[in-house]
RNA sequence: AGAGUUUGAUCCUGGCUCAGAACGAACGCUGGCGGCAGGCUUAACACAUGCAAGUCGGAGGUGAAGCGGGGCUUCGGCCCCGUGGAAACUGGCGCACGGGUGAGUAACGCGUGGGAAUCUACCCCGGGGUGGGGAAUAACCGCUGGAAACGGCGGCUAAUACCGCAUACGCCUUGAGAGGGAAAGCUUUAUGCGCCCUGGGAUGAGCCCGCGUCGGAUUAGCUUGUUGGUGAGGUAACGGCUCACCAAGGCUUCGAUCCGUAGCUGGUCUGAGAGGAUGAUCAGCCACACUGGGACUGAGACACGGCCCAGACUCCUACGGGAGGCAGCAGUGGGGAAUAUUGGACAAUGGGGGCAACCCUGAUCCAGCCAUGCCGCGUGCGUGAAGAAGGCCUUAGGGUUGUAAAGCGCUUUCGGCGGGGAAGAUGAUGACGGUACCCGCAGAAGAAGCCCCGGCUAACUCCGUGCCAGCAGCCGCGGUAAUACGGAGGGGGCAAGCGUUGUUCGGAAUUACUGGGCGUAAAGGGCGCGUAGGCGGAUUAUCAAGUCAGAGGUGAAAGCCCUAGGCUCAACCUGGGAACUGCCUUUGAAACUGAUAGUCUUGAGUCCGAGAGAGGAUGGCGGAAUUCCCAGUGUAGAGGUGAAAUUCGUAGAUAUUGGGAAGAACACCAGUGGCGAAGGCGGCCAUCUGGCUCGGUACUGACGCUGAGGCGCGAAAGCGUGGGGAGCAAACAGGAUUAGAUACCCUGGUAGUCCACGCUGUAAACGAUGGGCACUAAGUGUCGGCGGAUUUUCCGUCGGUGCCGCAGCUAACGCAGUAAGUGCCCCGCCUGGGGAGUACGGCCGCAAGGUUGAAACUCAAAGGAAUUGACGGGGGCCCGCACAAGCGGUGGAGCAUGUGGUUUAAUUCGACGCAACGCGAAGAACCUUACCCAGGUUAGACACGCUUGUAGUAAGAAUCCGAAAGGGGGAUGAGCCCGCAAGGGCAGCUUGCGCAGGUGCUGCAUGGCUGUCGUCAGCUCGUGCCGUGAGGUGUUGGGUUAAGUCCCGCAACGAGCGUAACCCCUGUCUUCAGUUGCCACCGGGUCAAGCCGAGCACUCUGGAGAGACUGCCCAGGAUAACGGGGAGGAAGGUGGGGAUGACGUCAAGUCAGCAUGGCCUUUAUGCCUGGGGCUACACACGUGCUACAAUGGCCGGCACAAAGGGUUGCAAUCCCGCAAGGGGGAGCCAAUCCCAAAAAACCGGCCCCAGUUCAGAUUGGGGUCUGCAACUCGACCCCAUGAAGGCGGAAUCGCUAGUAAUCGCGGAUCAGCACGCCGCGGUGAAUACGUUCCCGGGCCUUGUACACACCGCCCGUCACACCACGAAAGUUGGUUGUACCAGAAGUCGCUGGAGCUAACCCGUAAGGGAGGCAGGCGCCCAAGGUAUGGUUGAUGAUUGGGGUGAAGUCGUAACAAGGUA
Repeated sequence: AGAGUUUGAUCCUGGCUCAGAACGAACGCUGGCGGCAGGCUUAACACAUGCAAGUCGGAGGUGAAGCGGGGCUUCGGCCCCGUGGAAACUGGCGCACGGGUGAGUAACGCGUGGGAAUCUACCCCGGGGUGGGGAAUAACCGCUGGAAACGGCGGCUAAUACCGCAUACGCCUUGAGAGGGAAAGCUUUAUGCGCCCUGGGAUGAGCCCGCGUCGGAUUAGCUUGUUGGUGAGGUAACGGCUCACCAAGGCUUCGAUCCGUAGCUGGUCUGAGAGGAUGAUCAGCCACACUGGGACUGAGACACGGCCCAGACUCCUACGGGAGGCAGCAGUGGGGAAUAUUGGACAAUGGGGGCAACCCUGAUCCAGCCAUGCCGCGUGCGUGAAGAAGGCCUUAGGGUUGUAAAGCGCUUUCGGCGGGGAAGAUGAUGACGGUACCCGCAGAAGAAGCCCCGGCUAACUCCGUGCCAGCAGCCGCGGUAAUACGGAGGGGGCAAGCGUUGUUCGGAAUUACUGGGCGUAAAGGGCGCGUAGGCGGAUUAUCAAGUCAGAGGUGAAAGCCCUAGGCUCAACCUGGGAACUGCCUUUGAAACUGAUAGUCUUGAGUCCGAGAGAGGAUGGCGGAAUUCCCAGUGUAGAGGUGAAAUUCGUAGAUAUUGGGAAGAACACCAGUGGCGAAGGCGGCCAUCUGGCUCGGUACUGACGCUGAGGCGCGAAAGCGUGGGGAGCAAACAGGAUUAGAUACCCUGGUAGUCCACGCUGUAAACGAUGGGCACUAAGUGUCGGCGGAUUUUCCGUCGGUGCCGCAGCUAACGCAGUAAGUGCCCCGCCUGGGGAGUACGGCCGCAAGGUUGAAACUCAAAGGAAUUGACGGGGGCCCGCACAAGCGGUGGAGCAUGUGGUUUAAUUCGACGCAACGCGAAGAACCUUACCCAGGUUAGACACGCUUGUAGUAAGAAUCCGAAAGGGGGAUGAGCCCGCAAGGGCAGCUUGCGCAGGUGCUGCAUGGCUGUCGUCAGCUCGUGCCGUGAGGUGUUGGGUUAAGUCCCGCAACGAGCGUAACCCCUGUCUUCAGUUGCCACCGGGUCAAGCCGAGCACUCUGGAGAGACUGCCCAGGAUAACGGGGAGGAAGGUGGGGAUGACGUCAAGUCAGCAUGGCCUUUAUGCCUGGGGCUACACACGUGCUACAAUGGCCGGCACAAAGGGUUGCAAUCCCGCAAGGGGGAGCCAAUCCCAAAAAACCGGCCCCAGUUCAGAUUGGGGUCUGCAACUCGACCCCAUGAAGGCGGAAUCGCUAGUAAUCGCGGAUCAGCACGCCGCGGUGAAUACGUUCCCGGGCCUUGUACACACCGCCCGUCACACCACGAAAGUUGGUUGUACCAGAAGUCGCUGGAGCUAACCCGUAAGGGAGGCAGGCGCCCAAGGUAUGGUUGAUGAUUGGGGUGAAGUCGUAACAAGGUA
């Protein structure tokens, strides 16, 4: 520090996701030791049990048990004295600390900094005092109530308990005078401990203020003790704290009130920082103590382990009544993913009481449990290659695990065992603890796991599985070779841990202060006026709020950081420093901002003079057109469309002429022009009126800019009321179109469109571009004005409106003085897509609706610009038997053949649009053969290696069984190599083991080969240049070509694969050669014949050459390429034909031609054999053959080829047979002989339009040939038979010249079998105007939401399933307001009169007084109740839309002019 993910690829925008760090964690697997820390985040849920606050006998009275003595006794015990000191009581201090929790609280609660009107027990310093009286009361005793808790009555008693009196420096009240108020003793006799009054301090606490402190405006108004005053009361104290009266204030868009959430802080986590998140442990503050209310005591409480009342809950009960409050420490139940022991000790630190000893202390110090975290250590070290065994992989060689192990040598940390044994403690005292630590002993001994290995991201193979099982943080893996699932081997990472989940920050500049944006990606308000606010020209002076500087105070400690030190290190701990970015006080500075005062003119405005304009409003006027009405002329149609029909018209339309009526809109001018803030504004005239520009430079003197709210304006449609209504025209009707057509087209037609008044308030209200000011190259047009000149024009200048273009900007497109450039100011708005501009709520509206405006849920994208393709019922240019022109076919018939289907035991398999279907098949009777049935066989029909045996061996006749295969059987009977020999080896046969075999599967694992686009003209590269990039350029353009063929131009210059050419055949000629070919001349010869001699001229054969190149001429063209014409030539512009097939496409075809990975099979899915099948047959299709006849058929005669084949072969002459063929066999291994007859043609004759002398299917009979064998199932011949068929519907194929058509010939395969296939020659046409259309293709361009690429993409309803949400008669909770009722406990006030009453007063007393208590009344007030609102949640028959969900239905809306933009 970044990375993955939108695309075919690219750049950008933008979201999602990952890598990091952290945690009071939890879960899974695993787990050796120690140190330090941490440990109910949930139910502020309920709690059994024990403990957590007591202490003082030196304040006081009493005095149990026990012990000693004495007495009595019924022998159980009882009583007295002494000692003893328990327990409870009175009293003092403490219990308001310490400890817990975070419910409540948005608040002066907290933080920070200040302030004045206060209190403060114990402590410290100082001053003064401590004199003299009195009356009670608990305990205790007696009686008594109650189950208990707890009481009641009577009686006794003490005090540092209580009450008077005296005194009063200082204290309090008061204007003064004056008035008021204290005390306590104990005792060990001490410089003792106390007590009272009082001043000060310290500490602690209370109160007030500035500033800071979460979210929601779908909460906008709140408030009556409310705000202030006067007086009084109250408090420790100020205060509306409380009350009376008076005034009517106070708070709030700088967010009051309301709602939700939350203890706050130091800090903690993260981050470069700013910031964000958080508030466990430790520390400060606050709040709370079952819930609510209340006070008492006290220095302090409205009191966690106190009291009273109310409520809920739990427990006890004798049913009358009582008791309780773990959010103290442990512990229990419950909740929960989850959080520990009912431990030890007061030894230390600290706290309470006490003079003290001491007691108490679940504060605390320790221990226990837990890998919860951080830190440290260990599980060994060295050596060790036969690279062991085993595992895994393998190309079978090897590789890897791996020096790893074993083995050998060494060490002993930790743990274990044994021994010693602290510091912590100032004099004593040690829970921890026989701990830390030290010493010794034994022995490598007791101690390694977890996650990951497709990319991000470090680490790869095999097997299993087969869209299954599963994985997954995102992208995504899995459908038979999965580095992504599961296992294994190996590897990577971390390590007593490792992963997962959750949460926070980071990455995220993805809320942007630092540090983002808004033309098209999300985002400029429809426009203006203007309030608050924000910002603001020049200059002078002053002030000092902001700002800056110095100083002081504060910013607790801990933490972070630096540094030093202590535990062996570290974590941890200790000391010091720094920091704490803040706040306050004070001194100073005066540039800038601000404030005050003054001045200025350039911003802004006023004035004067001109000017342009569809700017606005009102009234009036005008002509053209349309429709309607009247009249005339006139007759059969008109109208409308792609074509029609509805419609109008003989009752007279349309057309035409004249006249009239009405409403709306204003042709030409008209412009890329003008005006307006926008919406918008268009005939002419008048009136009223807003703004703008130019010129002048007289006046004001910053008066300015922007503008949250607010107010106004605001197209069309729509709404209300009243008019108006010609044309047009939603809805509607009809006619067409269509599969349908609730549309597009047509005929009609109502709201509406128009006017007046009032609403509505939206829009692609767009320049998709807020307003203002300033600055920043040029050029050119236009509108308005002004100035100048050399005046049809030009120059300058101001304002407006366009185009083009530099810098700059931009993701690109583009913008570019009218900025989207460079800056400043202000406003509005955005933060992934969908849900949704929806729901709810509010506001507005008559309604329609508008405005404000979410969430659940869901997706891994949604987008912008540009690129390359592909596509278009887009455009341009151009090709092709593509159409057209023409010839012949197919589709109909019969047959052949292939295919589908069906059938079958099997009808083996493959090929499926073009580009499968006379295809693999260039030849299925057996074989082939892969299929079926049956019989048989198992190292195998075949290969290699090892191994056992083998001379009467291998081989194997006769013969037997069998359908054959095969099995018996054995006459006969061997070989090769080395070696002298013995012997050994090989071959053959045989046994066993490795293995063979498979036409079994996968052509979607492959090689090779092939088809196809397509013989189409294309496809690319290097360098350079352009672009951020994909990519472009080159290859586009102008011409030209069959061609990316060539020429020219050009930021391109070259090159490659294709094209062409080079190769073969053919067409002309030359030359060489001359047999088997040829025969012109010469000779011979035959019935005839190159038959023979001779010859090689010709033909021919087959070698080598020539020839054609737009070379020449003419005109055209850019003078080019090239095209047209011509000459010559056998041939002319590629002469004709072939071979030759670019980058690639179709997961095209082939595992059955071959090869080959993987899988499957192994007495079978292999192998052998017999028979059957591949030849089936209601049908359907493809390809062919033969025909339907006279351009023909038949009979006879008679010509002319080419190219091939032939020794298990072709076969002549001859003989036989009607023939197929048979007999026989010359010749020929072939320019020699043979197949071999070419056929059509031509000549002559017959047939005479007929299902025929056409056609030949089918069937009967008889034969021939091949072959082991023609039944299933061959070909051919002869005789007989003689079917359909009379030229073929829709549709469709081939062909442009030696072509189509037609005629025969040959060959491969092959024993035989050809209508197929591959070749050969003979005869030999017609037509092409042309490129509109169909199909295919090429180039350029355009649009695109396509990229699996139009056989694409994609929308909505309906149906089904699931999910979340809204509405809903209601139902049911929470919370809160208002009104009223009610009113416990308690403070306060009044009363306290016939109740009670120790202290003081009067009185000898009785009694009375003062005072107090009970009681009563009143104010306030908690729970509770009634009624009625607000708000929020849950739920609700039904209902609404939304989302999601491989293969549902209907259509086709959008994307190409998407077929109606």
RNAcentral holds the sequence, with entries from ENA and SILVA. The RNA shown here (small-subunit ribosomal RNA) has 1461 nucleotides and comes from an uncultured deep-sea bacterium. Rfam family: Bacterial small subunit ribosomal RNA. Model confidence (mean pLDDT): 87 of 100.